[in-house]
Context: one part of a larger RNA
Molecule: small-subunit ribosomal RNA, 3' major domain
Organism: Zunongwangia sp.
RNA sequence: UGACGGGGGCCCGCACAAGCGGUGGAGCAUGUGGUUUAAUUCGAUGAUACGCGAGGAACCUUACCAGGGCUUAAAUGCAGUCUGACGUAUUUGGAAACAGAUAUUUCUUCGGACAGAUUGCAAGGUGCUGCAUGGUUGUCGUCAGCUCGUGCCGUGAGGUGUCAGGUUAAGUCCUAUAACGAGCGCAACCCCUGUGGUUAGUUGCCAGCACGUAAUGGUGGGAACUCUAGCCAGACUGCCGGUGCAAACCGUGAGGAAGGUGGGGAUGACGUCAAAUCAUCACGGCCCUUACGUCCUGGGCCACACACGUGCUACAAUGGUAGGGACAGAGAGCAGCCACUUCGCGAGAAGGAGCGAAUCUAUAAACCCUAUCACAGUUCGGAUCGUAGUCUGCAACUCGACUACGUGAAGCUGGAAUCGCUAGUAAUCGCAUAUCAGCCAUGAUGCGGUGAAUACGUUCCCGGGCCUUGUACA
Numbered sequence: 001u002g003a004c005g006g007g008g009g010c011c012c013g014c015a016c017a018a019g020c021g022g023u024g025g026a027g028c029a030u031g032u033g034g035u036u037u038a039a040u041u042c043g044a045u046g047a048u049a050c051g052c053g054a055g056g057a058a059c060c061u062u063a064c065c066a067g068g069g070c071u072u073a074a075a076u077g078c079a080g081u082c083u084g085a086c087g088u089a090u091u092u093g094g095a096a097a098c099a100g101a102u103a104u105u106u107c108u109u110c111g112g113a114c115a116g117a118u119u120g121c122a123a124g125g126u127g128c129u130g131c132a133u134g135g136u137u138g139u140c141g142u143c144a145g146c147u148c149g150u151g152c153c154g155u156g157a158g159g160u161g162u163c164a165g166g167u168u169a170a171g172u173c174c175u176a177u178a179a180c181g182a183g184c185g186c187a188a189c190c191c192c193u194g195u196g197g198u199u200a201g202u203u204g205c206c207a208g209c210a211c212g213u214a215a216u217g218g219u220g221g222g223a224a225c226u227c228u229a230g231c232c233a234g235a236c237u238g239c240c241g242g243u244g245c246a247a248a249c250c251g252u253g254a255g256g257a258a259g260g261u262g263g264g265g266a267u268g269a270c271g272u273c274a275a276a277u278c279a280u281c282a283c284g285g286c287c288c289u290u291a292c293g294u295c296c297u298g299g300g301c302c303a304c305a306c307a308c309g310u311g312c313u314a315c316a317a318u319g320g321u322a323g324g325g326a327c328a329g330a331g332a333g334c335a336g337c338c339a340c341u342u343c344g345c346g347a348g349a350a351g352g353a354g355c356g357a358a359u360c361u362a363u364a365a366a367c368c369c370u371a372u373c374a375c376a377g378u379u380c381g382g383a384u385c386g387u388a389g390u391c392u393g394c395a396a397c398u399c400g401a402c403u404a405c406g407u408g409a410a411g412c413u414g415g416a417a418u419c420g421c422u423a424g425u426a427a428u429c430g431c432a433u434a435u436c437a438g439c440c441a442u443g444a445u446g447c448g449g450u451g452a453a454u455a456c457g458u459u460c461c462c463g464g465g466c467c468u469u470g471u472a473c474a
Stems, first nucleotide, its partner, number of pairs: 001474002003471003007468007015458002019421005026313008034304002042053002064299007076122009087104007106113002124288002127286003133282002135277003138273001140271001145184006151160003164175003190265004195233007205222002209220003236259001239253001240251004315414001319373007332361002336355002340351004380411001385406007427450007
């Protein structure tokens, strides 16, 4: 100087407390461990692994296994030699890759061009080492810290500044001061959202005036309103009162759409964990080179006495079922989204308008009204299984999703323990997108609808910051 303390002081955080909803019990989905296996490819392992890499494992992917092939090979270049092919079609063998047969088959200014075969040189490796590395990432932590120049103090390691008194979300600011300044962080500058003005009206809008319809901005028209999207204004403790030297704090203050960082996002200092990744990529070293490279068929990554994590659905009446009625936002669409019509109980099929989209396409659901069920393992719950189908795709056996009929398991609110959340939040309800032929999506990422309760307080648990103290630790 640090680190540590079941030392002290001050302070903060959904850390506790106060509340609301869960997990832990059931069934299923998914990831992991273990076991099994020819193979169940590899990585991630307290917090900071476990719906994680994977934002799509039937083949492909694919790295694993079994079997069958190839050896300069999938790509490109240079040099030499040879040929007129390569490809396509038919066909034989084959699981395919591949091998064989037949047919067809270049241009030329004759220099060659082009293509193929072959030889040589360069390849290839998801093989090892993340404890050789770059880059990227997690975490402490959006915590308020981490440092430097000059000066001063100390023999020196170092200290001071950065401490003290206030204050703040903040090393934020003020006062004091052997310190005076500065940098990286904080804040602000950026984006979205909340208010108003202005400009502009198409595909969006429709108040007033007409036309028209069973009905609809459907049509003429309008530029008011909503909205769209550019610019500008607006919030700064600016004003008032109180406290205070000041910074600042307090107020059911005024004004205001918004008030003290308005709400959210992006933004992550010096560093810590030899943290993660050689399997995104790059790269040092080592290793393989008729194989640890590469092509193909089939299988596996989906196994199943068991254990754990994360979720979905429930156990019902604040509910289930049936009929009727209403209201979003954001995003997507041409090998696409698909209105409408007909057929089918349905998943869908056959036709067929519109739309490369503010123009066309998609029923929002919870909610409201009416009826029924009457507390039951039930008109709750839907696992499992049987049969018949639909769709995608070369192909749904291993191993897809969906539909119909039948079947109708566990489950009556969950032990010890444990998690999330402070407001448009939790809870609850649906919608969309990426990936994608299809989909094991209950996942992830967004979007809106309905919409709470509680916070006395900081004694205690956990994590962190500053000062101080002890130490046989570095």